[in-house]
RNA sequence: CACUCAUCACGAGGGGUAGAGGGACACGGCCCGACGACACCCCAGCAACCAGUCCGCUCCUGGACCAGGUGCUCAUUCCGUCCCGGGCGACAGCCGACCCGGGAAAGAUGACCA
Numbered sequence: 001c002a003c004u005c006a007u008c009a010c011g012a013g014g015g016g017u018a019g020a021g022g023g024a025c026a027c028g029g030c031c032c033g034a035c036g037a038c039a040c041c042c043c044a045g046c047a048a049c050c051a052g053u054c055c056g057c058u059c060c061u062g063g064a065c066c067a068g069g070u071g072c073u074c075a076u077u078c079c080g081u082c083c084c085g086g087g088c089g090a091c092a093g094c095c096g097a098c099c100c101g102g103g104a105a106a107g108a109u110g111a112c113c114a
Stems, first nucleotide, its partner, number of pairs: 004111005013043005021032003026081004044073003049069002052065004077106001082103006
């Protein structure tokens, strides 16, 4: 790395370097960016997945504390794309657009694992 499992609407920014695109990929939308984005470094912070301590329970599972290993610090994982349902009615059928909800896919992070 692959597989598997869990989570992804909460939360948390200053400085320095550097100088043009960036928001994972494709397309569309939208947003950030010379008032310096993105990236890297330092410091600070947020959170609590793992580790640690304690309690309860005990096949299982839960809670509290801590902050050692990670992670994160614009926008829901920025939104849509694929499927389903609803708004949505009408004798019935087809096409397109919009809004809302759920799911999938993809991705991110952690744990696990060779």